[in-house]
RNA sequence: GCCGGUGUAGUUCAAUGGUAGAACGGGGGACUCAUAAGCCUCAGAAAGUGGUUCAAUUCCACUCAUCGGCA
Numbered sequence: 001g002c003c004g005g006u007g008u009a010g011u012u013c014a015a016u017g018g019u020a021g022a023a024c025g026g027g028g029g030a031c032u033c034a035u036a037a038g039c040c041u042c043a044g045a046a047a048g049u050g051g052u053u054c055a056a057u058u059c060c061a062c063u064c065a066u067c068g069g070c071a
Base pairs, nucleotide, nucleotide: 001070002069003068004067005066006065007064010024011023012022013021018054026042027041028040029039047063048062049061050060051059
């Protein structure tokens, strides 16, 4: 330099053109003499910009980050 993969919650991962979910973690509650576990509940996320579309996390382009391959 060229080509490709990946980018979603604090972490690890889903799903998907039509309200973005889970587990762990965090806050609160109830229980208990108390603590832990278990139970109930709450908050929390689409790398950026633009395009297509009635509608984009999803499709397209570019940029950024990261990983891999070739030279």
Predicted 3D model of a 71-nucleotide RNA (transfer RNA) from a Parcubacteria group bacterium.
The sequence was found in a public genome assembly.
Its Rfam family is "tRNA".